Model confidence (mean pLDDT): 77 of 100. Bacterial RNase P class A from a Chloroflexota bacterium, 354 nucleotides, folded computationally.

RNA sequence: CAAGUAAACCGGGUGACCGCCCGCCGUAGGCGGGAGGAAAGUCCGAGCUCCACCGGGCAGGAUGCUGGGUAACGCCCAGGAGGGGUGACCCUACGGAAAGUGCCACAGAAACAUACCGUCCUUCCCAGUGGGCAGGACAAGGGUGAAAUGGUGAGGUACGAGCUCACCGCGUCCUUCGUGAGAAGGAUGGCGGGAAAACCCCAUUCGGUGCAAGACCAAAUAGAAGGAUAAUAGGGACGCCCGGCCCAUCCUCGGGUUGGUCGCUUGAGACGGCAGGUAACUGCCGCCCCAGACAGAUGGUCACCGUCCUGACUUGUCGGGAUACAGAACUCGGCUUACAGGUUUACUUGGCCA
Numbered sequence: 001c002a003a004g005u006a007a008a009c010c011g012g013g014u015g016a017c018c019g020c021c022c023g024c025c026g027u028a029g030g031c032g033g034g035a036g037g038a039a040a041g042u043c044c045g046a047g048c049u050c051c052a053c054c055g056g057g058c059a060g061g062a063u064g065c066u067g068g069g070u071a072a073c074g075c076c077c078a079g080g081a082g083g084g085g086u087g088a089c090c091c092u093a094c095g096g097a098a099a100g101u102g103c104c105a106c107a108g109a110a111a112c113a114u115a116c117c118g119u120c121c122u123u124c125c126c127a128g129u130g131g132g133c134a135g136g137a138c139a140a141g142g143g144u145g146a147a148a149u150g151g152u153g154a155g156g157u158a159c160g161a162g163c164u165c166a167c168c169g170c171g172u173c174c175u176u177c178g179u180g181a182g183a184a185g186g187a188u189g190g191c192g193g194g195a196a197a198a199c200c201c202c203a204u205u206c207g208g209u210g211c212a213a214g215a216c217c218a219a220a221u222a223g224a225a226g227g228a229u230a231a232u233a234g235g236g237a238c239g240c241c242c243g244g245c246c247c248a249u250c251c252u253c254g255g256g257u258u259g260g261u262c263g264c265u266u267g268a269g270a271c272g273g274c275a276g277g278u279a280a281c282u283g284c285c286g287c288c289c290c291a292g293a294c295a296g297a298u299g300g301u302c303a304c305c306g307u308c309c310u311g312a313c314u315u316g317u318c319g320g321g322a323u324a325c326a327g328a329a330c331u332c333g334g335c336u337u338a339c340a341g342g343u344u345u346a347c348u349u350g351g352c353c354a
Base pairs, nucleotide, nucleotide: 001350002349003348004347005346006345007344008343009342010341012305013304014303015302016301017300018299020034021033022032023031024030025029036325040336041335043334044333045332046331047330048210050208051207060206061205062204063203064202065079066078067077068076069075080094081092082091083090084089095201096200100199101198103194104193116142117141118138119137120136121135122134124132125131126130150168151167152166153165154164155163169191170189171188172187173186174185175184176183177182214262215261216260217259223253225252226251227250228249229248234247235246236245269288271286272285273284274283275282276281306323307322308321309320310319311318312317313316
C1' cells in the first nucleotide's frame, strides 16, 4: 500500500423568529423539560393487572452438547465436538436409529437380507489355452445410485473374503487429566446403510388475559332498595274506618353513561469511580432526575457552517442538487429486521521499501 476478519461508536452543528405538549412560578408573562439506535416487527422472557385454580394424570406446545450469568428467557458469556476458510476468524435444531411403526424418488439384481454382468471348484457334454447343462462356493472386479454392508496395504486362498496381520476409523472396558461436555494413552471386539427439520421415545418446562389491563369520583337515565309525607286530610279503587297495595313528592341508598382522577413514569434506572470475575455479569460509594399526550406534542421558516454528488472556469473559487432508516403511548431484559455517510481499535494474508 492492497485485500480482508472481528468489535466499539457517531449518525448533522450553531443562531434568530413563529408555534405545539408537560411542569413550576411572583401568571398580558417568565423559567425548565420534550424521540431512537432501532421509538419498528410484536418474535421470546419478565414486572404489574384482572380472571381461574385441592391434588394427580392424559392430551397439546416449547426447549434439547457442557459449565456459568440473569428477575427470567428460546437471550448472553466461556468452553467441548463437528464443519468451512491459506489465515485473522466464521457457522451448527449438537439427546435417542439393536424400543416400535413407516420412508429411502430415479436408476439398480438388491436400499434390507440381495447376486445382473462376473470369479472359482466338481461331474458330464461339445473335440482343443475355449464354450455349454447341472450342482456347489464367493462377494474381489464391473455396472446402478446421494448412499451398496468400515478404508489402505500385505499375507492367505480353488477364486475370494477381517479369513489373518499392520496402520487409520468405529464400538466396549480400564487408567490419567478435566466441575463437566470431553481429551490423551492402553487393552479389547473383526465391527452390516441413511434419515428423528417422519411419527415416535427420553429429559426439562408451560393456566389464561393484556394498560382499551384494572381502580376511584360522579351530571344523566333504569331501580319490585330504605325512610318521611305532620295538623281528622298527599292522591287512587270503597258508603265510611283500619291494615295492605299502587302512585306522587322529598331525602338516603344503589347504579355508573358523558366527563374527570389514578394506573403513568423513580426504574431489575442513567452517569462516574473503585473492587471481584477470562467473560457475560455482580457488589459498594458518589451523583443525577432524563417526554408523559388521550385524537394524541416533539414542528415550520430563514441565515451561516459541515458531509456527499455534480457543473463551470481563472485550480481554489463560484453555482446547482442531496443529506439515511425511521419516529414514543404501561414499563423493563433480549432477539430480529431497516439504515446515506463517517470514525476508532485489534488482528490476518499478500506486495514493496529500509

The organism belongs to Chloroflexota, within Bacteria. Its Rfam family is "Bacterial RNase P class A". From the family's description: Ribonuclease P (RNase P) is a ubiquitous endoribonuclease, found in archaea, bacteria and eukarya as well as chloroplasts and mitochondria. Gene Ontology terms of the family: dimeric ribonuclease P complex, ribonuclease P activity and tRNA processing. By type it is a ribozyme. The model forms 93% of the base pairs in the Rfam consensus. The gene name in the source record is rnpB.